[in-house]
Source information
Small-subunit ribosomal RNA, 5' domain from a metagenome, 495 nucleotides, folded computationally. It matches the Rfam family "Bacterial small subunit ribosomal RNA". Its family is annotated with structural constituent of ribosome and ribosome in the Gene Ontology. The RNAcentral record of the full RNA draws on SILVA.
Context: one part of a larger RNA
RNA sequence: GAAUGAACGUUGGCGGCGUGGAUUAGGCAUGCAAGUCGAGCGAGAAGCCUCCUUCGGGAGGUGGACAGCGGCGAAAGGGAGAGUAACGCGUAGAUACCUACCUUCGGAUUUGGGAUAGCGGGGAGAAAUCGCCGGUAAUACCAAAUAACGUCUCCGGACCAAAGGCUUCGGCCGUCUGAAGAGGGGUCUGCGUCCUAUUUAGCUUGUUGGCGGGGUAAUGGCCCACCAAGGCGAAGAUGGGUACCGGGUGUGAGAGCAUGGCCCGGCUCACUGGGACUGAGACACUGCCCAGACACCUACGGGUGGCUGCAGUCGAGAAUCUUCCGCAAUGGGCGAAAGCCUGACGGAGCACGCCGCGUGCGGGAUGAAGGCCUUCGGGUUGUAAACCGCUGUCAGAGGGGAGGAAAUUACUUCGGUAUUGACCGAUCCUCAGAGGAAGCGCAGGCUAAGUUCGUGCCAGCAGCCGCGGUAACACGAACUGCGCGAACGUUAUUC
Numbered sequence: 001g002a003a004u005g006a007a008c009g010u011u012g013g014c015g016g017c018g019u020g021g022a023u024u025a026g027g028c029a030u031g032c033a034a035g036u037c038g039a040g041c042g043a044g045a046a047g048c049c050u051c052c053u054u055c056g057g058g059a060g061g062u063g064g065a066c067a068g069c070g071g072c073g074a075a076a077g078g079g080a081g082a083g084u085a086a087c088g089c090g091u092a093g094a095u096a097c098c099u100a101c102c103u104u105c106g107g108a109u110u111u112g113g114g115a116u117a118g119c120g121g122g123g124a125g126a127a128a129u130c131g132c133c134g135g136u137a138a139u140a141c142c143a144a145a146u147a148a149c150g151u152c153u154c155c156g157g158a159c160c161a162a163a164g165g166c167u168u169c170g171g172c173c174g175u176c177u178g179a180a181g182a183g184g185g186g187u188c189u190g191c192g193u194c195c196u197a198u199u200u201a202g203c204u205u206g207u208u209g210g211c212g213g214g215g216u217a218a219u220g221g222c223c224c225a226c227c228a229a230g231g232c233g234a235a236g237a238u239g240g241g242u243a244c245c246g247g248g249u250g251u252g253a254g255a256g257c258a259u260g261g262c263c264c265g266g267c268u269c270a271c272u273g274g275g276a277c278u279g280a281g282a283c284a285c286u287g288c289c290c291a292g293a294c295a296c297c298u299a300c301g302g303g304u305g306g307c308u309g310c311a312g313u314c315g316a317g318a319a320u321c322u323u324c325c326g327c328a329a330u331g332g333g334c335g336a337a338a339g340c341c342u343g344a345c346g347g348a349g350c351a352c353g354c355c356g357c358g359u360g361c362g363g364g365a366u367g368a369a370g371g372c373c374u375u376c377g378g379g380u381u382g383u384a385a386a387c388c389g390c391u392g393u394c395a396g397a398g399g400g401g402a403g404g405a406a407a408u409u410a411c412u413u414c415g416g417u418a419u420u421g422a423c424c425g426a427u428c429c430u431c432a433g434a435g436g437a438a439g440c441g442c443a444g445g446c447u448a449a450g451u452u453c454g455u456g457c458c459a460g461c462a463g464c465c466g467c468g469g470u471a472a473c474a475c476g477a478a479c480u481g482c483g484c485g486a487a488c489g490u491u492a493u494u495c
Stems, first nucleotide, its partner, number of pairs: 001495004006491005013357008026314003030311003035072003040069002047062006079269003088193008097185003102181008110144004119134003123130002150159003164173003194241003202232003207229004212224003244266004248259004271292005294305004322348001324347003330344001331342004360390004370381004394436001396431004403424002409418003439484005444465003450479005460467002
């Protein structure tokens, strides 16, 4: 000098863009953050209409709430960096593998059956919730049929599937099976990847390899039985410490050094430890089970919970924000669609950083007053002010409003018509009036800028050299000057 996710001190007008819990991966009140589909299924409350009525109500229709079965999603999106020195990451390859939704191509979609939730009845319990009896539906479940370009094969053969719904009757959406694609993932390998050896020198028994099996989507000591005795290591094994990694970022002429916050890719984690289930995909942040710590409810028998999602709270800390608005846009889930959901996201708020703009412009000397200095003549502050003329950026008040949004959606005679903005808002018009907007640090040398007074090795300053003991350009104050300017200094850290 440059830089920062900064903090602290003094000061503070506006806008744009970006960024904001770095410490306790400490504990969390409250609300929200993952639903959706009635065009898969049965059932059907309130309300409304009609009829009957013993005036209690009942029947039918319409209507469609809550809940249930079923499907898809919930493995994404969002957060964090605890662990990890590792095929974790980066790069270049490999293949013994899987892949829901999407695309392309081929074939099929036949015949039956038994349950179960909801529901009704009757119970247990404070609650959470849970038995018992009866009965019901399906794109839920099961059986049979069919069976190849599928699977297995001893090449003879054997075996394996399905579900319907809507319709304007044109068809559309699905279901099953096979082949391929795209995208995604699993696994393996070469090379690279911090410190420590004069206080880490030896490490290893499923260990290293083989045969056979088990297991997996898949290779493999991944696991098991048997056999052999191997494998790694000063080119640093093993141990210890530290640390997510990369694209990048900071600095630097570069080489390098330092770093990995925001954004993007990968990995890992989800109160702590362990486990599997479901599924195309998880060993699953807001799923399940067990154990533990912690917290809450309780009728004391028993239950409930997991903010490293968005806000917010306590704690610790030098220190890090609103319990805001909206699904209008982009994207995601579901749905044929309308649409619903979306703390992703789009915006607004607060603070911090960077950038931009403003706090007026021109004239104005008897060089006013006041302040400071003075050799008492004057000098300086200083055209600075007053005063005169002007302008109207920004902020303020009122109006108007392109655009972000049509590539959306609905209807359609395919010409078109109608529809959607949370928030921001260019440009423009009117009003008012210099009115509302300047500070901070420094002035001995380095280093731009000095005088007076006070103090008297005191009080104090200080980055280094060093100042202060009675004339201090170095302390404190005033005036003046210098630097930067909505900032200016200090501290910390990197180059």